A computed fold for a 399-nucleotide RNA from a Dehalococcoidia bacterium, annotated as Bacterial RNase P class A. It matches the Rfam family "Bacterial RNase P class A". From the family's description: Ribonuclease P (RNase P) is a ubiquitous endoribonuclease, found in archaea, bacteria and eukarya as well as chloroplasts and mitochondria. Its best characterised activity is the generation of mature 5'-ends of tRNAs by cleaving the 5'-leader elements of precursor-tRNAs. The sequence is in RNAcentral, with records from ENA. Of the family's consensus pairs, 96% are formed in the model. The prediction has a mean pLDDT of 76. A source record names the gene rnpB. NCBI's taxonomy places the organism under Bacteria, Bacillati, Chloroflexota, Dehalococcoidia.
[in-house]
RNA sequence: CCAGGCCGCCGGGCGACCGCGGCUCCCGUCUUGUACGGGCGUCGAGGAAAGUCCGGGCUCCGCGGGACAGGGCGCUGGGUAACUCCCAGGCAGGGUGACCUGACGGAUAGCGCACAGAAACAUACCGCCUACCCGUUCGACCACGUUCUUUCUGUGGCGGACGGCGGCAAGGGUGAGAUGGUGCGGUAAGAGCGCACCAGCGGUCGGGUGACCGGCCGGCUGAGCAAGCCCCGCUCGGAGCAAGACCAAAUAGGGAGACAUUGGCUCGUCCCGGGCCGUCUCCGGGUAGGUCGCUCGAGGCGGCGGGUAACCGUCGUCCCAGAUGGAUGGUCGCCGAACGGCGCUCUGAUUAAUUUGGAGCGCCGCGAACAGAACCCGGCUUACAGGCGGCCUGGCGCA
Numbered sequence: 001c002c003a004g005g006c007c008g009c010c011g012g013g014c015g016a017c018c019g020c021g022g023c024u025c026c027c028g029u030c031u032u033g034u035a036c037g038g039g040c041g042u043c044g045a046g047g048a049a050a051g052u053c054c055g056g057g058c059u060c061c062g063c064g065g066g067a068c069a070g071g072g073c074g075c076u077g078g079g080u081a082a083c084u085c086c087c088a089g090g091c092a093g094g095g096u097g098a099c100c101u102g103a104c105g106g107a108u109a110g111c112g113c114a115c116a117g118a119a120a121c122a123u124a125c126c127g128c129c130u131a132c133c134c135g136u137u138c139g140a141c142c143a144c145g146u147u148c149u150u151u152c153u154g155u156g157g158c159g160g161a162c163g164g165c166g167g168c169a170a171g172g173g174u175g176a177g178a179u180g181g182u183g184c185g186g187u188a189a190g191a192g193c194g195c196a197c198c199a200g201c202g203g204u205c206g207g208g209u210g211a212c213c214g215g216c217c218g219g220c221u222g223a224g225c226a227a228g229c230c231c232c233g234c235u236c237g238g239a240g241c242a243a244g245a246c247c248a249a250a251u252a253g254g255g256a257g258a259c260a261u262u263g264g265c266u267c268g269u270c271c272c273g274g275g276c277c278g279u280c281u282c283c284g285g286g287u288a289g290g291u292c293g294c295u296c297g298a299g300g301c302g303g304c305g306g307g308u309a310a311c312c313g314u315c316g317u318c319c320c321a322g323a324u325g326g327a328u329g330g331u332c333g334c335c336g337a338a339c340g341g342c343g344c345u346c347u348g349a350u351u352a353a354u355u356u357g358g359a360g361c362g363c364c365g366c367g368a369a370c371a372g373a374a375c376c377c378g379g380c381u382u383a384c385a386g387g388c389g390g391c392c393u394g395g396c397g398c399a
Base pairs, nucleotide, nucleotide: 001395002394003393004392005391006390007389008388009387010386012335013334014333015332016331017330018329020044021043022042023041025039026038027037028036029035030033046370050381051380053379054378055377056376057375058240059239060238061237070236071235072234073233074232075089076088077087078086079085090104091102092101093100094099105231106230110229111228112225113224125172126171127168128167129166133164134163135162136161137160138159139158141157142156143155144154145153180198181197182196183195184194185193199221200220201218202217203216204215205214206213207212244292245291246290247289254283255282256281257280258279259278263277264276265275266274267273299318300317301316302315303314304313305312306311339365340364341363342362343361344360345359346358347357348356349355
C1' cells in the first nucleotide's frame, strides 16, 4: 500500500423568524371551571420508535390434587426479573488465516424409509477361486497291464479346459447409506485371518466444575435418517392499556315513596278493594363525555470495585415526549459529507494503435440514508446514504 475479519460509536451542523404538544408560574375574560385567551421559562422521537417473533413487569379473569393430550425448548458452565436471548467453553463443518456457521439429547424401546439395486436383516447380478469331493474332455508327459516288437488300446497318476458340489465378499455396478478405512503380509481366491497407522466401541488411568480431552489395554467392529413417527428430560392457565378503575349528562327504560283517585283500561258483571296509564320526589345501572392507569424506570451518565466476558455491586449526579384524530414542523441565511458533470496532476493494468481502473486538486450542479413514539422494559429479526475509532489476519514492497 492492497485485500479482509471482529468489536464499539455516530448517523447532518449553526443562527434568525413563525408555528405545534406537555408541564410550572403569572396576567386577563366571563357563563367561576380540571374553562377560554395570552405571556415568561422549560422539555419534546429512534438505533431501529418498524415486524409484533420470543421473554417479563403491570391489569383483569380462572385455578382442590394428579394423570393424559397438546405446544415450546434440547452440548456444557455462567448471566438475567425471564427467555428460544447474551457471554465463555467443548465438539462438528467451512476458511491459507484473523474468524465464521451449527434444530448439537437418544438409532441395543418400537415402527417406517419411495426409486434404483442381487441384497437395506440376512444377500450374490457381474466377477474372483478350484485347495477338498464328483463328472466330461484333451495331452506329443509318467507308471503299469495287454502284445514277439511298434502302432492301437485299457487302468492309474500329473497337467490343461469346462461343469457340478462349493468357497469369497477383494473388485465392478445401484444407492443418501452396502457389513470399519488405508497399506503390508497371508491365501486356491479372499476375509481383522495376522500386523502397522487411523476411525469407532468397551475397559482402565490421568486432566477438567462440566461438555469433553489425553495415555495405555482389548480385534471387540453392518449401518444411516429422529429438520418421519417416536422415546427421554425441562418447561408452559387465558386474555390483553380498546387491560382495568373512577366520575357522570340529555333521552328512553327500571326500582321505591308520596299525591290524585276526577277520568280510561283491567281483575267475567255490580259494590268494595287492587293493578296499569298520570303528577312529583328520591335511588341505582348503563351510554355520550371526562379523569386516572401514563410514564421515576429491572432508568441515563460518570467514578471506583468484582468478573476473561455477558453482567453485578457501590458512590455521585441528572430528570429525559406522554399526544388521543393524535404535537415533535415550516421558511430563510451560512456551512456542509456523499453523489453527478467538466478540467488538470500522479499512478496501475493492457495494447500495434487503443482502451480502462485508482488517488488527489480545482470549478459547477444538487444538498443527507432507513424511517417516525402511543402501557413500559429485555432480546431477536428486518431496513439503512455514508462516516469515525480500536484490535487482528493474509499478500506485496522497502529498510